[in-house]
RNA sequence: UCAGAUGGCCGGGUGACCGCGGGCCUCGCAAGAGGUUCGAGGAAAGUCCGGGCUCCACGGAAAAACGGUGCCGGUUAACGGCCGGCGGGGGCAACCCCAGGGAUAGCGCCACAGAAAUGACACCGCCUACCGGCCUAAAGCCGCGGCAAGGUUGAAAUGGUGCGGUAAGAGCGCACCGCGUUCCUGGCAACAGGAGCGGCUAGGCAAGCCCCACCGGGAGCAAGACCAAAUAGGGACGGCACGUUGGUGUUUUUCGCACCGUCGUCCGGGUCGGUCGCGUGAGGUGAAUGGUAACAUUCAUCCCAGAGGAAUGGUCACCACUUGCGCAAGCAAGUACAGAACCCGGCUUACAGGCCAUCUGACAUU
Numbered sequence: 001u002c003a004g005a006u007g008g009c010c011g012g013g014u015g016a017c018c019g020c021g022g023g024c025c026u027c028g029c030a031a032g033a034g035g036u037u038c039g040a041g042g043a044a045a046g047u048c049c050g051g052g053c054u055c056c057a058c059g060g061a062a063a064a065a066c067g068g069u070g071c072c073g074g075u076u077a078a079c080g081g082c083c084g085g086c087g088g089g090g091g092c093a094a095c096c097c098c099a100g101g102g103a104u105a106g107c108g109c110c111a112c113a114g115a116a117a118u119g120a121c122a123c124c125g126c127c128u129a130c131c132g133g134c135c136u137a138a139a140g141c142c143g144c145g146g147c148a149a150g151g152u153u154g155a156a157a158u159g160g161u162g163c164g165g166u167a168a169g170a171g172c173g174c175a176c177c178g179c180g181u182u183c184c185u186g187g188c189a190a191c192a193g194g195a196g197c198g199g200c201u202a203g204g205c206a207a208g209c210c211c212c213a214c215c216g217g218g219a220g221c222a223a224g225a226c227c228a229a230a231u232a233g234g235g236a237c238g239g240c241a242c243g244u245u246g247g248u249g250u251u252u253u254u255c256g257c258a259c260c261g262u263c264g265u266c267c268g269g270g271u272c273g274g275u276c277g278c279g280u281g282a283g284g285u286g287a288a289u290g291g292u293a294a295c296a297u298u299c300a301u302c303c304c305a306g307a308g309g310a311a312u313g314g315u316c317a318c319c320a321c322u323u324g325c326g327c328a329a330g331c332a333a334g335u336a337c338a339g340a341a342c343c344c345g346g347c348u349u350a351c352a353g354g355c356c357a358u359c360u361g362a363c364a365u366u
Base pairs, nucleotide, nucleotide: 001362002361003360004359005358006357007356008355009354010353012319013318014317015316016315017314018313020039021038022037023036024035025034026033027032041337045348046347048346049345050344051343052342053220054219055218056217066216067215068214069213070212071085072084073083074082075081086100087098088097089096090095101211102210106209107208108205109204110203123151124150125147126146127145131143132142133141134140159177160176161175162174163173164172178200179198180197181196182195183194184193185192186191224276225275226274227273234267235266236265237264238263239262240261246260247259248258249257250256283302284301285300286299287298288297289296290295320335321334322333323332324331325330
């Protein structure tokens, strides 16, 4: 210098003027006026996980069912998050990626092709040693047979390579590798290393059913709590009026009993409306300490939007950047994604442009 990897930060700046929303102060009977202060984000988004908070349900515990999670250790209020490690895969490397428990508990599936797809198999092929026949015998041919090395299909063909062995072959034998298993060593563990044993039996799929371990009661701020009109219902008491016709209740029928209308006072529930919930919080910033880290502890310091669906903006000047035009000077337009509404921790998605730190590879120079 070029090409990359990882982590983090910013995401127009400064000034002036005019506005909008909340709090506080002053003046004012009030309406309002003035002053002062605060006023979007890293994702406020998707609402995908986890919690706080609230109400409902529930005697405790467990099980079944359903849903979720799934290497190991740690972290946390909790998590499917994060950190560190292990195993596997990719990259020359920095580094990145992985739904990564169990396939000897059982069931199921393995398309097409192919001889054969799991109770593995024999199409082409290899062999004719043994046995029988033709032949006196050999050779040859036929039969009875043996084999799975090679070919062919497939995503996958039942260990691989080599040597021996054989009629041809074959873990049939041996060495190394792989696989399984037992023990030892290291590690909290996942796991790694070593030694022995087994000739291999044990194919793949559990983002198919399932098994195992662990976790989970439901609904959500339109949660919920409080205050509370008019009008129309309901109840209690009292006053007035009054039917034995009718209606309602008394399970049915008869009898009996009670009630019916109106006025007043009081009580109670709901609706409109209002208040709270509602921002001092698992809070921010800085430092120290412990820890590889996630994170934790301590100290100092700060108060930092909150309402309704509605505020959080505009103009001018200079500067920065982008785009267009222009030979140029310059001129014009514009400022990524987006935007709170109970809150917090994550994940995911969107994002013009810029900055910083650490690391890797290649080339050049000294």
The RNA shown here (Bacterial RNase P class A) has 366 nucleotides and comes from Rhizomicrobium sp. SCGC AG-212-E05. It is recorded under the gene name rnpB. Its Rfam family is "Bacterial RNase P class A". About the family: Ribonuclease P (RNase P) is a ubiquitous endoribonuclease, found in archaea, bacteria and eukarya as well as chloroplasts and mitochondria.